[in-house]
Context: one part of a larger RNA
RNA sequence: GGAUGAACGCUGGCGGCGUGCCUAACACGUGCAAGUCGAACGGAACUAUUUUGGAAACUCCUUCGGGAGCGGAAUCUUUAGUUUAGUGGCGGACGGGUGAGUAACGCGUGAGCAAUCUGCCUUUAAGAGGGGGAUAACAGUCGGAAACGGCUGCUAAUACCGCAUAAAGCAUCAAAUUCGCAUGUUUUUGAUGCCAAAGGAGCAAUCCGCUUUUAGAUGAGCUCGCGUCUGAUUAGCUGGUUGGCGGGGUAACGGCCCACCAAGGCGACGAUCAGUAGCCGGACUGAGAGGUUGAACGGCCACAUUGGGACUGAGACACGGCCCAGACUCCUACGGGAGGCAGCAGUGGGGAAUAUUGCGCAAUGGGGGAAACCCUGACGCAGCAACGCCGCGUGAUCGAAGAAGGCCUUCGGGUUGUAAAGAUCUUUAAUCAGGGACGAAACAAAUGACGGUACCUGAAGAAUAAGCUCCGGCUAACUACGUGCCAGCAGCCGCGGUAAUACGUAGGGAGCAAGCGUUAUCC
Numbered sequence: 001g002g003a004u005g006a007a008c009g010c011u012g013g014c015g016g017c018g019u020g021c022c023u024a025a026c027a028c029g030u031g032c033a034a035g036u037c038g039a040a041c042g043g044a045a046c047u048a049u050u051u052u053g054g055a056a057a058c059u060c061c062u063u064c065g066g067g068a069g070c071g072g073a074a075u076c077u078u079u080a081g082u083u084u085a086g087u088g089g090c091g092g093a094c095g096g097g098u099g100a101g102u103a104a105c106g107c108g109u110g111a112g113c114a115a116u117c118u119g120c121c122u123u124u125a126a127g128a129g130g131g132g133g134a135u136a137a138c139a140g141u142c143g144g145a146a147a148c149g150g151c152u153g154c155u156a157a158u159a160c161c162g163c164a165u166a167a168a169g170c171a172u173c174a175a176a177u178u179c180g181c182a183u184g185u186u187u188u189u190g191a192u193g194c195c196a197a198a199g200g201a202g203c204a205a206u207c208c209g210c211u212u213u214u215a216g217a218u219g220a221g222c223u224c225g226c227g228u229c230u231g232a233u234u235a236g237c238u239g240g241u242u243g244g245c246g247g248g249g250u251a252a253c254g255g256c257c258c259a260c261c262a263a264g265g266c267g268a269c270g271a272u273c274a275g276u277a278g279c280c281g282g283a284c285u286g287a288g289a290g291g292u293u294g295a296a297c298g299g300c301c302a303c304a305u306u307g308g309g310a311c312u313g314a315g316a317c318a319c320g321g322c323c324c325a326g327a328c329u330c331c332u333a334c335g336g337g338a339g340g341c342a343g344c345a346g347u348g349g350g351g352a353a354u355a356u357u358g359c360g361c362a363a364u365g366g367g368g369g370a371a372a373c374c375c376u377g378a379c380g381c382a383g384c385a386a387c388g389c390c391g392c393g394u395g396a397u398c399g400a401a402g403a404a405g406g407c408c409u410u411c412g413g414g415u416u417g418u419a420a421a422g423a424u425c426u427u428u429a430a431u432c433a434g435g436g437a438c439g440a441a442a443c444a445a446a447u448g449a450c451g452g453u454a455c456c457u458g459a460a461g462a463a464u465a466a467g468c469u470c471c472g473g474c475u476a477a478c479u480a481c482g483u484g485c486c487a488g489c490a491g492c493c494g495c496g497g498u499a500a501u502a503c504g505u506a507g508g509g510a511g512c513a514a515g516c517g518u519u520a521u522c523c
Base pairs, nucleotide, nucleotide: 001523002522003521004520006519007518008517009516010515013392014391015390016389017388018387019385020384021350026348027347028346030345031344032343035090036089037088040087041086043084044083045082046081047080048079058069059068060067061066097303098302099301106228107227108226109225110224111223112222113221116220117219121216122215125212126211127210129163131161132160138153139152140151141150142149143148169194170193171192172191173190174189175188176187179184199208200207201206229275230274231273236266237265238264241263242262243261244260246258247257248256278300279299280298281297282293283292284291285290305326306325307324308323309322328339329338330337331336356382358381359380360379364378365376366375367374368373395425396424397423398422405416406415407414408413429464431459432458433457434456435455439450467512468511469510470509471508472493473492474491478507479506480505481504482503488495489494
């Protein structure tokens, strides 16, 4: 000198774009952050409608027995619509957060899988025949303070289960053949065995689905080469340890797991142990080499109160799923239950220190749906903060009687200083008024949170807007007074003990400027 997710002191006009718990991965009240589909299904409720039905009330008549009219209830039935608890499907494995752990194939880079899987999507070839038994909801009943649960009975499906059909699928065998470093593998032919399905909407056409299969795309898994901090005041480490054979398990290779067998494997080219740490693209600095760093944005990884476990599923060992254990908090009728902000806001605490319990799904993107649409604290915006960068303003021109005042003075004057006053102008920004967007695309139409914002036009008036640090040398900028080794200053050298350009104040000056200094850290 540059830089910062900064903080502190003094000061503070506006706008644009960014950024904002670096500390306690401390604890959390409250609200919201993942739902959706009635065009998969049976119900339930409500509304309208159709049919059956004919009550009460009212009116009239009455021989008081009742009759007539009007009325339209309970009830039965048809159709349509709305809402939806439940079964079922898809999605809750994405998106969002954090960096605790991890020195590791975790990450980066380059290869490999002849050892692999892949929902939705695209694509190829074919198919969907015929049956069955349940179960929630519901009804009844019982238990419980609650959370919730038991029993009995009924019922549907794109829920569940057999059967048929069966290859270019899978498995085994045989023959030939291609390729590979090898275990092996490709292709063709033949034989044997095994495996499937679901419907919905529509008048229909058809559309959306279903089952098996081919290829792809996307995503994921695994393996290997190289690279990846400090300490030897850590020198030996290791028993599923290292390898083999056989099996189990997995989508898949593998001590991944197991039985048996062998005695290996790693290490001064630093094993093991200890400390520290998420890694990278990048960022800062530097002429570069390098050094430092990993906030924001993007990729990967890990985690979700602590530890363990599996279930479901194409995908999880699953932040807002389940089970167990621990700590903590809450409810309780003491028998038992409920919870997890490292999602967005917000609270307490810690700290030098870090924001609103805001608006909207209008855009972009995501989930569901045939669609309408619903959901979306992702996202788009607004609010707060000079935290950073950038831009603008706080006026311009003229103006010497060089006014007054201040300060200095050799008392002549000098300086503040064209500075002010005064005159003539201008109106950016702020203020007020009028107009007023782009972002909106999807045939047309409709659709904007931001926002009456940006922007445009007009109005008035210099009007509403300057500070901070420094002035001994380094280092740009000097005098007076006060103080008297005191009070104090200080980055280094050093100032201060009676004329201090170094302390304090004033005048003057220098530098930067909505900032200026200080502190901390890196180069």
A computed fold for a 523-nucleotide part of an RNA from an uncultured bacterium, annotated as small-subunit ribosomal RNA, 5' domain. Rfam family: Bacterial small subunit ribosomal RNA. RNAcentral holds the full RNA, with entries from ENA and SILVA. The coordinates come from a structure-prediction model, not an experiment, and the mean pLDDT is 86.